[in-house]
Molecule: transfer RNA
Organism: bacterium
RNA sequence: GGCGGCGUAGCUCAGUGGUAGAGCAGUGGCAUCAUAAGCCAUGAGUCGGGGGUUCGAAUCCCUCCGUCGUCA
Numbered sequence: 001g002g003c004g005g006c007g008u009a010g011c012u013c014a015g016u017g018g019u020a021g022a023g024c025a026g027u028g029g030c031a032u033c034a035u036a037a038g039c040c041a042u043g044a045g046u047c048g049g050g051g052g053u054u055c056g057a058a059u060c061c062c063u064c065c066g067u068c069g070u071c072a
Stems, first nucleotide, its partner, number of pairs: 001071007010024004018055001026042005048064005
């Protein structure tokens, strides 16, 4: 340098055009002599940046950045 994958909550990931979600973690509570486990409730995301298409974009297109793989 060519080609390809990935980038979404603190972490691991889902969501493939119509209100952004789950598990774990966090916080508050219940319960216990107490702790853990368990149960209930709850906060948190410019969806990597910019532009385009569309009535509508995390999703489709272009470009850039980061990261991983592969070929030379």